[in-house]
């Protein structure tokens, strides 16, 4: 420089109007709404969305309910070895795969418990002999007048998994020896399989010995087995105040009251006040100071801890965070917008900066 890897950071700026939701202080009156709780002006000041606030996929906290102990079903997760409140996250190893390299990716326990499926194509797929190639044995034929020998060709028994052909997969690779041809039949080498030693917490690795390799393939994001972990709901959780109505005592009045026709007579229908229970519309609380955030040091390879300092950073309930003007830039500024609170995932996303590494290539 070119072209890549891994990370991290910002997510238009600045002024003016105008709003809108919280917090803080002032002022005013002692109002106004409402039984009350409790909420209503005015004026100033400060403050008001994200890196993903999303989808709600996983942990957790908080809450209520359930719960002696143990067991099944069902759910998750699945190499190790360590963070953490936990976790299916996350950090470091290990084994595989991918890149020339930086680096990336993998739900990575067990199919000799059991069962299940394995298309198509192939001669055959718990199973082989289509071609090939050897071996015997018959015919024909040809080199000769027969035979015998030897060559072709065709049938018939038979031996062979070397090569061909199909498949993801044909029952260890390869070489050599051997053998009619051949075959772990035998060797060496490399795989597997065992036992053993050393390294490592561990997963693993590495060396050496055995076994010629029988039992004979895949799949467990198939049932399943094993090993762990696991009660359920979810801030509309729940907690407290509390008009009204319904509801229980008590105390008043019962010769009461209204209403049926103006009056009796029937007949119907009825109270006031206290207290307690419950809780409706309501109102407060849970609600934002937390596993919080920066900034420095020490411990760790790092996830992360620890200790000092320093900061307060939305809290609404129909749910505020916006317009509209000018100027500036890289220029119609993405994707998108809190609703109990964190810690991860996954998914979206105009673009700018930066910081470490590979690879090539030129110059010095």
């Nucleotide at each position: 420089c070119a072209a890549g890897c891994a990370g991290c950071a910002c997510a238009g700026g600045u002024g003016a109007u105008c709003g809108c939701g919280g917090c803080u202080g002032g002022c005013a009156g002692g109002a106004c709404c409402g039984a009350a709780a409790g909420g209503u002006g005015c004026c100033a000041g400060g403050u008001g969305a994200g890196g993903a606030a999303a989808g709600u996929c996983c942990g957790g906290g908080c809450u209520u309910c359930a719960c002696a102990g143990g067991g099944c079903a069902g759910g998750a997760u699945g190499c190790c070895g360590g963070a953490u409140a936990a976790c299916g996250u996350c950090c470091g190893g290990u084994g595989g795969a991918g890149g020339c390299g930086a680096c990336u990716c993998c739900c990575a326990g067990a199919c000799c418990a059991g069962u299940g499926c394995a298309a198509c194509a192939g001669a055959a797929a718990u199973a082989a002999a289509c071609c090939g190639c050897c071996c015997g044995g018959g015919g024909c034929c040809g080199g000769u007048a027969c035979g015998a020998u030897c060559g072709g060709c065709u049938c018939c028994g038979g031996g062979u998994a070397a090569g061909g052909g199909u498949g993801g997969a044909a029952a260890g690779g390869c070489a050599g020896u051997g053998u009619a041809a051949g075959a772990g039949a035998c060797u060496a080498c490399c795989g597997c399989u065992u036992g053993g030693c050393u390294g490592g917490u561990a997963a693993c690795a590495g060396c050496c010995a055995a076994g010629g390799c029988a039992c004979a393939u895949g799949u467990a994001a198939a049932c399943u087995c094993c090993a762990u972990c696991u009660g359920a709901a979810g801030c509309a959780a729940g907690g407290c105040c509390g008009a009204a109505u319904a509801g229980a005592g008590g105390a008043c009045c019962a010769u009461g009251c209204g209403g049926u026709u103006g009056c009796c007579c029937g007949c119907c229908g009825c109270g006031u006040c206290c207290u307690c229970a419950g809780g409706u519309g309501g109102g407060c609380c849970g609600c934002u100071g937390g596993a919080g955030c920066c900034u420095g040091c020490c411990g760790g390879c790092a996830a992360c801890g620890g200790c000092a300092g320093g900061c307060c950073u939305a809290g609404a309930u129909a749910g505020a965070u916006g317009a509209u003007c000018a100027c500036c830039c890289a220029a119609u500024g993405a994707c998108a917008a809190a609703a109990c609170c964190c810690g991860g995932c996954u998914u979206a996303u105009c673009g700018u900066g930066c910081u470490g590494c590979u690879u090539g290539u030129g110059g010095u």

Bacterial RNase P class A from a Lachnospiraceae bacterium, 364 nucleotides, folded computationally. It is recorded under the gene name rnpB. Rfam family: Bacterial RNase P class A. The family's RNA type in Rfam is ribozyme. Lineage of the source: Bacteria > Bacillota > Clostridia > Lachnospirales > Lachnospiraceae.